[in-house]
């Protein structure tokens, strides 16, 4: 001191004029409102995707069985959670057990299913060459039998190595090694390069499944309420206790309302209040934890519309420039993307 | 604001329980047929299967995430 990668933060500011949407305070009028005039507020890191988890509502405050749907290495954190921390195992890069980086990572001795072409056989093994035996012979080869050690196919060949064994041969058998179980030992556990028994036939579960855990349905157009308004008439089916039909749940039961329910023509109203923004908030020291987070203390109030508001000129600043704008709220995940600033780390180049 | 399917050649559609080289019809292209054109016939050529990454020996097909477009709910 330069580049790159990663993490973490900020998201132009200020000042004038004129506007835009709530909110308060005063005056005025015709006082559930309207105006004047002051005061102070006014998008995002993702407000976006709608991928999860909550909360908040309504359904019987919430039953049952099937089905369906999610999750799947441990411990922890969390209101939850498919999210996040801190380990574990695998696999990658590397001379390496250094050191980095990625990981949707339960189970294929429960069961089905599939595994094309090639190729002798693709999972109750199998026999093309080869290589043993043994039968025949015109001595070239022909038939039976054995084998899977070696050749050939393939993504994949019935555990590798090496010794015994054999007619040649093979986990056939033995030792080692790999794996998978159980148990000691270490660990809060996942797991282990230990030690001991025990057992060995691929692959595939983002294929059906199994096991374990979790989900009741629906979502703010939930819903709770005031005002206004009315045709409780008319036609046609079905029904009134021998039950139509309803209770937001894929089906079936079970409970429970239950006298009107379904079409036809037609007629009324179509305004407003809550929900709804003070909350698992934010923001500072401090403490406890590796760490995600948590416990005290202390300040702070920070958008809330319903045709939907934050915009326009000008002037200074290194910036008139990304991506993009709430619509019920939060906690994550993805995704989109400028330009600065701080940290780690590492390549490089000077220098000591 | 919620929920649900779609996206294969220029258009319009097939593609089954992942497998051999992804396949029709209109269209484009050339030759034949005609005095010419249409039609007919004959050969052809055109596709990274919306994008991206993941599982598997192999992905249009299964899985996640985007992107574009449509439907439905008062």
């Nucleotide at each position: 001191a330069u580049a790159a990668a990663c993490a973490g933060c900020c998201a132009u500011u200020c000042u004038g004029u004129c506007g835009c949407u709530g909110c308060c305070c005063u005056g005025u009028u015709u006082u559930u409102a309207a105006u004047a005039g002051g005061g102070g507020a006014g998008a995002g890191g993702a407000a976006a995707g709608u991928c999860c988890g909550g909360g908040c509502a309504a359904c019987a405050c919430a039953g049952a069985g099937c089905g369906c749907c999610a999750u799947a290495c441990u411990u922890c954190c969390u209101a939850a959670c498919g999210g996040g921390a801190a380990g574990g195992g695998a696999c990658u890069c590397g001379a390496a057990g250094a050191g980095a980086g990625u990981u949707a990572c339960a189970g294929a001795c429960a069961g089905u299913g599939c595994c094309g072409c090639a190729g002798a056989a693709a999972a109750u093994a199998u026999a093309c060459c080869g290589c043993c035996c043994u039968g025949u012979u015109u001595c070239g080869g022909c038939g039976g039998g054995g084998u899977a050690a070696g050749g050939g196919u393939g993504a994949a060949a019935a555990c590798g190595u090496g010794a015994g064994g054999u007619a040649a041969g093979a986990g056939c058998u033995c030792a080692c090694g790999c794996c998978g179980c159980c148990g000691g030992c270490a660990g809060u556990g996942a797991u282990g390069a230990c030690c001991g028994g025990u057992g060995g036939a691929g692959g595939u579960a983002a294929a059906c499944c199994u096991u374990a855990u979790g989900g009741g349905u629906u979502g703010a157009a939930a819903a709770a309420c005031c005002a206004a308004a009315u045709a409780a008439a008319c036609c046609g089916u079905g029904g009134c206790u021998u039950g139509a039909g309803g209770g937001u749940u894929g089906c079936u039961c079970g409970c429970c309302c239950g006298a009107c329910a379904c079409g036809g023509a037609g007629g009324g109203u179509a305004g407003g209040u809550u929900g709804a923004u003070g909350g698992a908030g934010c923001c500072u020291g401090c403490c406890g934890g590796u760490g995600a987070c948590g416990a005290c203390a202390g300040g702070c109030c920070u958008a809330g519309a319903u045709a939907a508001a934050u915009g326009a000129c000008a002037g200074a600043u290194u910036a008139g420039u990304a991506c993009a704008g709430a619509a019920c709220c939060c906690g994550g995940c993805u995704u989109a993307u400028u330009g600065g600033c701080u940290g780690u780390u590492u390549u490089u180049g000077a220098u000591a | 604001a919620g929920u649900c399917g779609c996206g294969u050649a220029g258009c319009u559609c097939a593609g089954u329980u992942g497998g051999u080289u992804a396949g029709a019809g209109c269209a484009c292209u050339a030759c034949a047929c005609u005095g010419a054109u249409a039609a007919u016939g004959u050969a052809g050529g055109g596709g990274u299967c919306g994008g991206c990454g993941g599982u598997u020996c192999a992905a249009g097909u299964c899985c996640g995430c985007c992107c574009g477009g449509g439907a439905c709910u008062a």